[in-house]
Context: one part of a larger RNA
Molecule: large-subunit ribosomal RNA, domain VI
Organism: soil metagenome
């Protein structure tokens, strides 16, 4: 920009296109058929698994320089307490997210029309022939459906519903608060008629028992009590304390 006639919003249909499409192993038929033996199935049932894919974060592990707790030097500090530096100083743990070696699930059945190949009826050529004879079958991991995804610029530009149209509306956009969206941009959610985000609160959940003050201990070093304490990110639910002002298009 188109969508040949309103303007918008949701839903959709399916030309066409793209994905996928793997494979051992076991167990029964069966030690059966076949074979002189030795050896040894077709089909067809069932059942495990490897490779592949998607999707999830219950579980199991990774990370998790924004949470906690130990502790070495060293400086700040009178001492404590609390910091600053040293690879996040090093060392044990871990919440949310993201992750895979983790978890679930498919990867499967069926149908059409084929190939090579196998027949059926038959003639020309009284036989015979599956037939670049007229007629009919079956027949593959191929191909066309059938699963999955994309999809009306599909210029044949397609349907539905629902709203609103003569003056300020249906609606849309900047802007502003944010996102499991994201480089920007888009997408998404919200903007006082409000739980969007940060605050506060409760709560999961992590760390493991705070500082001060008592007692014991050699006026120690450290133990114990108050203490399942203290501290606490991304997580849940509650609260409008805080910031979500404004504007502009538009049949």
């Nucleotide at each position: 920009c188109g969508c040949u006639u309103g303007g918008a919003c949701u839903u959709u249909u399916g030309a066409g296109g793209g994905g996928a499409g793997a494979c051992u192993c076991c167990u029964a038929c069966a030690g059966u058929a076949c074979g002189a033996g030795a050896g040894g199935a077709c089909c067809u049932a069932g059942g495990a698994g490897u490779g592949g894919g998607a999707a999830u974060c219950c579980c199991u592990g990774g990370u998790g320089u924004a949470c906690c707790g130990g502790u070495u030097g060293u400086c700040c500090c009178a001492a404590a307490a609390g910091g600053g530096c040293a690879u996040c100083g090093c060392c044990g743990g871990g919440u949310a997210g993201c992750u895979a070696u983790a978890u679930u699930c498919c990867u499967u059945u069926u149908u059409g029309a084929u190939a090579a190949g196998c027949a059926c009826u038959g003639a020309a050529a009284g036989c015979a022939u599956c037939u670049c004879a007229a007629g009919u079958g079956c027949g593959a991991a191929g191909c066309a459906a059938a699963c999955c995804c994309c999809a009306a610029g599909a210029u044949u530009a397609g349907a539905a519903g629902u709203c609103c149209c003569c003056a300020a509306u249906a609606g849309c956009u900047u802007a502003c608060c944010g996102g499991a969206a994201g480089a920007u941009u888009a997408c998404c959610g919200g903007u006082u008629u409000g739980a969007u985000a940060g605050g506060c609160g409760u709560c999961a959940g992590g760390u493991g028992u705070a500082a001060g003050u008592c007692u014991c201990g050699u006026u120690a070093a450290g133990a114990g009590a108050u203490u399942u304490a203290g501290c606490c990110a991304a997580g849940a639910c509650g609260u409008a304390c805080u910031a979500a002002u404004u504007a502009g298009c538009g049949a």